Context: one part of a larger RNA
RNA sequence: CUCUGGUUAAGGAACUCGGCAAAUUAGCCCCGUAACUUCGGAAUAAGGGGUGCCCAUAUGUAUGUGAAGGCCUUCGCGGCCGGAGCAGAGAUGGGUUGCAAUAAAGAGGGGGUGGCGACUGUUUACUAAAAACACAGGGCUCUGCUAACACGUAAGUGGAUGUAUAGGGUCUGACACCUGCCCGGUGCCGGACGGUUAAGAGGACUUGUUAUCUUCGGAGAAGCUCGGAAUCGAAGCCCCGGUAAACGGCGGCCGUAACUAUAACGGUCCUAAGGUAGCGAAAUUCCUUGUCGGGUAAGUUCCGACCUGCAUGAAAGGUGUAACGAUUGCCCCACUGUCUCAACCAGAGACUCA
Numbered sequence: 001c002u003c004u005g006g007u008u009a010a011g012g013a014a015c016u017c018g019g020c021a022a023a024u025u026a027g028c029c030c031c032g033u034a035a036c037u038u039c040g041g042a043a044u045a046a047g048g049g050g051u052g053c054c055c056a057u058a059u060g061u062a063u064g065u066g067a068a069g070g071c072c073u074u075c076g077c078g079g080c081c082g083g084a085g086c087a088g089a090g091a092u093g094g095g096u097u098g099c100a101a102u103a104a105a106g107a108g109g110g111g112g113u114g115g116c117g118a119c120u121g122u123u124u125a126c127u128a129a130a131a132a133c134a135c136a137g138g139g140c141u142c143u144g145c146u147a148a149c150a151c152g153u154a155a156g157u158g159g160a161u162g163u164a165u166a167g168g169g170u171c172u173g174a175c176a177c178c179u180g181c182c183c184g185g186u187g188c189c190g191g192a193c194g195g196u197u198a199a200g201a202g203g204a205c206u207u208g209u210u211a212u213c214u215u216c217g218g219a220g221a222a223g224c225u226c227g228g229a230a231u232c233g234a235a236g237c238c239c240c241g242g243u244a245a246a247c248g249g250c251g252g253c254c255g256u257a258a259c260u261a262u263a264a265c266g267g268u269c270c271u272a273a274g275g276u277a278g279c280g281a282a283a284u285u286c287c288u289u290g291u292c293g294g295g296u297a298a299g300u301u302c303c304g305a306c307c308u309g310c311a312u313g314a315a316a317g318g319u320g321u322a323a324c325g326a327u328u329g330c331c332c333c334a335c336u337g338u339c340u341c342a343a344c345c346a347g348a349g350a351c352u353c354a
Base pairs, nucleotide, nucleotide: 001349002348003347004346005345006344007343008342010340011339014338019335027051028050029049030048031047036041038174052096053095054094055093056092057091063087064086065085069081070080071079072078097101109333110332111331112330113329114328115327116325117324121133122132137172138171139170140169141168142167143166149158150157151156175320176319177318178317180250181249182248185247186246187243188242189241190240191239194238195237196236200232201231205227208224209223212219213218251269252268253267254266255265278312279309290306291305292304293303294302
């Protein structure tokens, strides 16, 4: 010097990203206990007091157990008295020792206020335990049973020895109050007059070949053969509707009130419709340490407001919310070697010598 423990004057978070680590608290009994609340909780809230040993009440109490004996008897290992003996709290009063009595050990620090997630659960076996996943609850959608869906080439199997109060998919995520507008695009569902349209049907016309004819140039039946127009022809698409807790989307410019400022109001352009209720510098705010207020001597964090929302917003849910959390932010009390600032002690190393 390193590690693991122990103690420390005065101060007490000045340390630090951050009270990380350590310290404090601690059992049992009694008293007492706020906001808020889903009336269950919050709560061991908080905050106080007691705690050993001895004696007395009471030659050992309350209570437990229950012998001998007695009575009854349906003779039972029965019933009713009976109280010996044994065991034995807790309380009240008094006394007593020590620095200290849950004397060792083991055994919550507490409070206030925000964010997120309702909760108990689950997770990255070996760097992440969370605000992520799940969840009860809510919605949409598919599925009538040889169900939908999934696995398999198939047979078949799961679903399910279930049957729409069931099963699959998907989104949301207790509870409370709510969940606005847009169907133009994409998707899905329904419709079907018309347009388009495959295979196929159809076969006008046509290529090659050549019996035959020939004016020797050529023409050319039947068959076979190379092609092939019109026409008929389903779903789909076009088309017509519906549907947003389907994928998604939810404007701009200009003017205007008797100070100024602002604009309830008006004009105009565009759109499928122009963001409603809420919330808002937020886990979202760039400018930004926005501005004001609170807390501090001093606060880029925190809390309450404001609204100019770069780029909030309603089941990719919105806003609240008691309880809960090895969650995350801020503040306070207690406490401390975290620190001012270091010292000493014990053990194990390192180091030196053998």

RNAcentral holds the full RNA, with entries from MGnify. The part of an RNA shown here (large-subunit ribosomal RNA, domain IV) has 354 nucleotides and comes from a marine sediment metagenome. The prediction has a mean pLDDT of 89.